[in-house]
RNA sequence: AGGUGAGUAGCUCAGGUGGUUAGAGCAAUUGUCUGAUAAGCAAUAGGUCGCAGGUUCAAGUCCUGCCUUGCCUA
Numbered sequence: 001a002g003g004u005g006a007g008u009a010g011c012u013c014a015g016g017u018g019g020u021u022a023g024a025g026c027a028a029u030u031g032u033c034u035g036a037u038a039a040g041c042a043a044u045a046g047g048u049c050g051c052a053g054g055u056u057c058a059a060g061u062c063c064u065g066c067c068u069u070g071c072c073u074a
Base pairs, nucleotide, nucleotide: 001073002072003071004070005069006068007067010026011025012024013023019057028044029043030042031041032040050066051065052064053063054062
């Protein structure tokens, strides 16, 4: 330099053919339970969907450029 995959909550990841409010598990916080802790149960909080544009009535999803990173080729 060329090709190809990934980037969504603190972590690991879903998100079908663009469409109702962006979700799960773990972690955190509060409550419940207990003599106390853990486990269990209930609830809460936590997101510029890597960045910037474009298309569209509507974008995590489609298009373009860039950034970070894995792999392959040179």
Source information: The prediction has a mean pLDDT of 80. A computed fold for a 74-nucleotide RNA from a Bacilli bacterium, annotated as transfer RNA. It matches the Rfam family "tRNA". The family's RNA type in Rfam is transfer RNA. Its Rfam clan is "tRNA clan".